[in-house]
RNA sequence: UGGGGAGUGGUGUAAUGGCAGCACAGGUCGCUUUGGCCGAUCUAGUCGGGGUUCGAAUCCCUGCUCCCCAG
Numbered sequence: 001u002g003g004g005g006a007g008u009g010g011u012g013u014a015a016u017g018g019c020a021g022c023a024c025a026g027g028u029c030g031c032u033u034u035g036g037c038c039g040a041u042c043u044a045g046u047c048g049g050g051g052u053u054c055g056a057a058u059c060c061c062u063g064c065u066c067c068c069c070a071g
Base pairs, nucleotide, nucleotide: 001070002069003068004067005066006065007064010024011023012022013021018054026042027041028040029039030038047063048062049061050060051059
């Protein structure tokens, strides 16, 4: 430099263009002599910008970062 792939809470992982879920982690409460287990509840997310659409995590354009291949 060219080609291909990926980017979603703190972590991992879902989501036919139609309310962004689940698990772990974290906070609070219950249970317990304490801790742990278990139960309830809460917090927290779509890489940036623009476009299409009634409606975008999803489609299009562009940029950034990471991975693979070739040189």
Predicted 3D model of a 71-nucleotide RNA (transfer RNA) from Baekduia sp. Peel2402. The sequence is in RNAcentral, with records from ENA. It matches the Rfam family "tRNA". Rfam classes the family as a transfer RNA. The coordinates come from a structure-prediction model, not an experiment, and the mean pLDDT is 81. RNAcentral records the identical sequence in 2 taxa.